This is a predicted structure of a 695-nucleotide part of an RNA (large-subunit ribosomal RNA, domain II) from Glutinoglossum americanum. Rfam family: Bacterial large subunit ribosomal RNA. The coordinates come from a structure-prediction model, not an experiment, and the mean pLDDT is 83. Lineage of the source: Eukaryota > Fungi > leotiomyceta > Geoglossomycetes > Glutinoglossum.
[in-house]
Context: one part of a larger RNA
RNA sequence: UCCGGCGAGUUACGCCUCAGGCGCGAGGUUAAGGUCUUUUGGACCGGAGCCACAGCGAAAGCGAGUCCUGUCAAGAGGGCGAGCAGAGUGCCUGGGGGUAGACCCGAAGCCAGGGCGAUCUACCCAUGAGCAGGGUGAAGCUGGGGUAACACCCAGUGGAGGCCCGAACCGGUGUGGGUUGAAAACCGCUCGGAUGACUUGUGGGUAGGGGUGAAAGGCCAAUCAAGCCUGGAGAUAGCUGGUUCUCCCCGAAAUCUAUUGAGGUAGAGCCUCGAGACAUGUUAGCAGGGGGUAGAGCGACUGGAUGGGCGCGGGGGCCAGAGCGGCCUACCAACCCCAACCAAACUCCGAAUACCUGUCUGAUGGACCUCGGGAGGCAGUCGUUGAGCGAUAAUGUCCAACGGCGAGAGGGAAAGAACCCAGAGCCACAGCUAAGGCCCCGAAGUGGCCGCUGAGUAUAGCGAAGGAUGUGUCCGUGCCGUGACAACCGGGAGGUUGGCUUAGAAGCAGCCACUCCUUUAAAGAGUGCGUAAUAGCUCACCGGUCCAGCGUGGAUGCGCCGAGAAUGGUCGGGAUUAAGCGGCCCGCCGAAGCUUGGCCUCAUGUCUUGUACAUGGGGGUAGGGGAGCGUUCCGGUAACAGUGAAGCCCCGGUGGAAACCUUGGGGUGGAGUGGCGGGAAGUGAGGAUGCCGGA
Numbered sequence: 001u002c003c004g005g006c007g008a009g010u011u012a013c014g015c016c017u018c019a020g021g022c023g024c025g026a027g028g029u030u031a032a033g034g035u036c037u038u039u040u041g042g043a044c045c046g047g048a049g050c051c052a053c054a055g056c057g058a059a060a061g062c063g064a065g066u067c068c069u070g071u072c073a074a075g076a077g078g079g080c081g082a083g084c085a086g087a088g089u090g091c092c093u094g095g096g097g098g099u100a101g102a103c104c105c106g107a108a109g110c111c112a113g114g115g116c117g118a119u120c121u122a123c124c125c126a127u128g129a130g131c132a133g134g135g136u137g138a139a140g141c142u143g144g145g146g147u148a149a150c151a152c153c154c155a156g157u158g159g160a161g162g163c164c165c166g167a168a169c170c171g172g173u174g175u176g177g178g179u180u181g182a183a184a185a186c187c188g189c190u191c192g193g194a195u196g197a198c199u200u201g202u203g204g205g206u207a208g209g210g211g212u213g214a215a216a217g218g219c220c221a222a223u224c225a226a227g228c229c230u231g232g233a234g235a236u237a238g239c240u241g242g243u244u245c246u247c248c249c250c251g252a253a254a255u256c257u258a259u260u261g262a263g264g265u266a267g268a269g270c271c272u273c274g275a276g277a278c279a280u281g282u283u284a285g286c287a288g289g290g291g292g293u294a295g296a297g298c299g300a301c302u303g304g305a306u307g308g309g310c311g312c313g314g315g316g317g318c319c320a321g322a323g324c325g326g327c328c329u330a331c332c333a334a335c336c337c338c339a340a341c342c343a344a345a346c347u348c349c350g351a352a353u354a355c356c357u358g359u360c361u362g363a364u365g366g367a368c369c370u371c372g373g374g375a376g377g378c379a380g381u382c383g384u385u386g387a388g389c390g391a392u393a394a395u396g397u398c399c400a401a402c403g404g405c406g407a408g409a410g411g412g413a414a415a416g417a418a419c420c421c422a423g424a425g426c427c428a429c430a431g432c433u434a435a436g437g438c439c440c441c442g443a444a445g446u447g448g449c450c451g452c453u454g455a456g457u458a459u460a461g462c463g464a465a466g467g468a469u470g471u472g473u474c475c476g477u478g479c480c481g482u483g484a485c486a487a488c489c490g491g492g493a494g495g496u497u498g499g500c501u502u503a504g505a506a507g508c509a510g511c512c513a514c515u516c517c518u519u520u521a522a523a524g525a526g527u528g529c530g531u532a533a534u535a536g537c538u539c540a541c542c543g544g545u546c547c548a549g550c551g552u553g554g555a556u557g558c559g560c561c562g563a564g565a566a567u568g569g570u571c572g573g574g575a576u577u578a579a580g581c582g583g584c585c586c587g588c589c590g591a592a593g594c595u596u597g598g599c600c601u602c603a604u605g606u607c608u609u610g611u612a613c614a615u616g617g618g619g620g621u622a623g624g625g626g627a628g629c630g631u632u633c634c635g636g637u638a639a640c641a642g643u644g645a646a647g648c649c650c651c652g653g654u655g656g657a658a659a660c661c662u663u664g665g666g667g668u669g670g671a672g673u674g675g676c677g678g679g680a681a682g683u684g685a686g687g688a689u690g691c692c693g694g695a
Stems, first nucleotide, its partner, number of pairs: 001695006011100003015097010027051003033045005055062002065080004103242002106239001110232003114229003122206009131196001133165003136161001140157006169193003174189004208224001210220003245628006255268005270376001271374006281364005286358004295349001296347002302343003306339004313332002315329005380405007388397002410421003425599004430595003436589003439574003445586001447585006458576002466561002470558010487545005493518003498512003524539001528537002600618007607610001629684001631681004636676002639673002647668005652661003
């Protein structure tokens, strides 16, 4: 992993509640117990008790009333009742609840004056055992020296030590391997102790809130912040997992409020079923409303804020100075004026929507309302729009409105919960369309007309500021057959080297300027290069040659650059110069949409009650409701079976499904089976790291 079997809403109650059925009914009913009997049973006694028939009060108590406030007392008033408007009770079945283990499995844990453990290990007691070899050389002693005598010194001897090196032995430092191991702690190398607080054999002792501990919460039998076994025990688990046949109808929520509340729960909202009421609901039109949002505005408030004018006041400077004061100011600056602005907590204004109301009209409906039974749900999520938070970030977060997904299949977007189209009862080798498409993959146009692009831009999805004689269209403006623009030829002069400055300054270092005048077709007191300064080249400007457009600014379409990411590229691919982009047009394809034909089913209605007709409905998770199939056993009834039951294998057949064949056939098997109609349940498995067995 597979196969087989087993495996989860049960049962009890003087319990509560609701529905259905039945009995009796102002009453209903027995319990224990008993009698009889054809004895898992039935019939009959048994009224003790329970519920109902009266309530109110905490109670005493009073009573169709009663209690409260209040008063000396009563009334009035208020609460709950009675009456108008009176139904209960017993049993059965089912839904839900309570108490019980209460759908099943699952802790870690807690407790026990119940037991088992110190053959592992910790410490202790008793009694034994072990420690190759080598090194160092304490005290003491002897001899010599030395001293008044000691002390002291030297040599020898001696053999001390939690001494040194190092096997056995005891350990376990570092590292490599091993890590489904050879091993539930090992192997190799290396390393520590090795006469001691040493190691070790045997026997014995200490026991679970206890022991033992050179102390690590260590160890106490591969288990230790309280051993193991058994019991309380089916502990508890607001947590996780699992919870077994079918079809039909409806169909949610992920919100509010509260919570030792936040992944739980309760009430409300939303779903379902039943009963009852009623024309109430929703939506469109019309009519009537309130508003302070968007926008806008502010010489309308409250505030903010820029430039300019004027300039109160202040700062600074000067004059004066005892004090007062005067003048200036490229500083700051109130009020006011000019111009242009800003605001969620500003408003002189002010929409669109939305919301509220309506005796009105239309549409619609399992609509709406009330009561009662049953829920689920209270982790949502994405998109669009409007706000807050954030960074006008996030598949971010928090609200609001709408839509979808959730619980929604189908077509499109290559692929794709949430985007676009569209809501799937079943069947069809019928038709029309939506989004999106129509060159090939791949259904349908190599469709028509007019433009644009030339970048493979583009044909899915991205790209800025900025830059550019890319190119199309449009608008403005200047010059131009009295000849423009470009090119070429020629001219480009004189006063004058303007003045100043300067060594020099001559158009061209620099400064000044009322940059002038003359000749002229035209020519600057000079545009650039150049010289030490001149010179020289050139430009502006003019003439000629030539000939028809030449400049400049703006708007807009499509393109270009700007353009960068890590495994191999691409629009889905191929590919395309239209099969790209824009506009107009025709045709076609395209879905479970719509239509057509057939069928199933549900609701409502109708009648001539027939599985008849008409109309409408049938996506669906949690969940509610309804109808069925099958299994085991027990009564009843009618049957089958050695002329072969069940079971098993193969074939044939039926039903809308679970399933079935007592309308069947063959084989195997060898003794029971099971139709119809009831009853009762150990009643349906693929899942639970399920349990047991097998492969």